[in-house]
RNA sequence: CCAGACGGCAGGAUGGCCGCUCUCCACAUUCGAGGGAGGGAGGAAAGUCCGGGCUCCACGGAGGCACGGUGCCGGGUAACGCCCGGCGAGGGCGACCUCAGGGAAAGUGCCACAGAAACACACCGCCGAUCCCGGUCGUCUCAUUUGGGAUGACAUGGGAGGCAAGGGUGAAAUGGUGCGGUAAGAGCGCACCGCGCCGCCGGCAACGGCGGCGGCUGGGUAAACCCCACCGGGAGCAAGACCAAGUAGGAGCGGCAGGCACGCCGGUUCGCCGGUGUGCCGGGCGGGCCUUCGCACCGCCGCUCGGGUCGGUCGCGCGAGGCGUCCGGUAACGGGCGCCCCAGAUGAAUGGCCAUCCCCGCCGCCGGUAAACCCCGGAGGCGGGACAGAACCCGGCUUACAGGCCGUCUGGCGCU
Numbered sequence: 001c002c003a004g005a006c007g008g009c010a011g012g013a014u015g016g017c018c019g020c021u022c023u024c025c026a027c028a029u030u031c032g033a034g035g036g037a038g039g040g041a042g043g044a045a046a047g048u049c050c051g052g053g054c055u056c057c058a059c060g061g062a063g064g065c066a067c068g069g070u071g072c073c074g075g076g077u078a079a080c081g082c083c084c085g086g087c088g089a090g091g092g093c094g095a096c097c098u099c100a101g102g103g104a105a106a107g108u109g110c111c112a113c114a115g116a117a118a119c120a121c122a123c124c125g126c127c128g129a130u131c132c133c134g135g136u137c138g139u140c141u142c143a144u145u146u147g148g149g150a151u152g153a154c155a156u157g158g159g160a161g162g163c164a165a166g167g168g169u170g171a172a173a174u175g176g177u178g179c180g181g182u183a184a185g186a187g188c189g190c191a192c193c194g195c196g197c198c199g200c201c202g203g204c205a206a207c208g209g210c211g212g213c214g215g216c217u218g219g220g221u222a223a224a225c226c227c228c229a230c231c232g233g234g235a236g237c238a239a240g241a242c243c244a245a246g247u248a249g250g251a252g253c254g255g256c257a258g259g260c261a262c263g264c265c266g267g268u269u270c271g272c273c274g275g276u277g278u279g280c281c282g283g284g285c286g287g288g289c290c291u292u293c294g295c296a297c298c299g300c301c302g303c304u305c306g307g308g309u310c311g312g313u314c315g316c317g318c319g320a321g322g323c324g325u326c327c328g329g330u331a332a333c334g335g336g337c338g339c340c341c342c343a344g345a346u347g348a349a350u351g352g353c354c355a356u357c358c359c360c361g362c363c364g365c366c367g368g369u370a371a372a373c374c375c376c377g378g379a380g381g382c383g384g385g386a387c388a389g390a391a392c393c394c395g396g397c398u399u400a401c402a403g404g405c406c407g408u409c410u411g412g413c414g415c416u
Base pairs, nucleotide, nucleotide: 001412002411003410004409005408006407007406008405009404012357013356014355015354016353017352018351020040021039022038023037024036025035042387046398047397049396050395051394052393053392054236055235056234057233059294060293061292062291063290064289065288067232068231069230070229071228072086073085074084075083076082087101088099089098090097091096102227103226107225108224109221110220111219123167124166125163126162127161130160131159132158133157135154136153137152138151139150140149141148142147175193176192177191178190179189180188194216195214196213197212198211199210200209201208202207240314241313242312243311250305251304252303253302254301255300256299258281259280260279261278262277263276264275265274266273267272283298284297321340322339323338324337325336326335327334328333358385359384360383361382362381363380365378366377367376368375
């Protein structure tokens, strides 16, 4: 100097004019306007994907089912599917990056097409060890008429038979490479790797290392169903609470379940009836179902039609809060001390205009310079200044972002 990897920062400043909104104070007060002080969007406010706080279901405990989620080990956290550190696998020269990372020996599925074959069928091909048929050559023999018989050699000629090493097909094909052996081959044997089992060592562990033994054993797929371990009640701020106002305490239909005992009061036609309290049994009652315990309740569930309110206040911001610093920890993070209060709207506030500057890119000009490029400085012209707006709040993840700056590390080139 170039290229790359990881992490962080901010993403405009100042002034003037006009215009907003909230809190507090004071004044005024029929309402209100005006005055003073202070505050007023984000790193993602976005997506609504996770986890919670909080609210309600009458509402807590325990267990189970359905359904959903997570999935190596250890740690962090209120918690998580998040974060940190490690292990293993894969990619990269490397810094680093990625992983829906438990189980295929509990079971069931699937592996299309191609290919001989995908839980086991040989297409091409290789083979003189074995058997059969035939060919050529040589030798012997018989015959002599082309020839017959025997034997040896040669050639995979054909068949039986042997092979799964080589080739082909495929995402994947009977562990891989090499040597030996064999008729040709094959873990058939051996060496190394791989795999399985056992032992020892290191580590909290995932896992790693070393050694020994070995039949060298028939794959893959679980973001297929499934099994295993762990987690989870549901609905949600349009939750919910209160005030005010108003109609029709509306009409119709269906289902269930209220019963018993005792006490008191009233009535009585003396059969009992009505109200109320207690106890027992039963029943209904969670924004999934069942069982059980406790506790609360006396009515509950469903359908159709119709009517009223579309008002106001709270919820609504002091928090698992922010900043600084010290300590512990590899880190995430935790603790101590000090300082600070930093939006609360409800058709929805923080905006509009002007000027100057700032940052960045391009173009030519001047100077540093003798000089091209580079670099530095100066003035000028043109262009750009991103993504984007709280609505209960927080911890994450994911996505979007013009231009710029900082740090650490890796690779390459050059100089010293």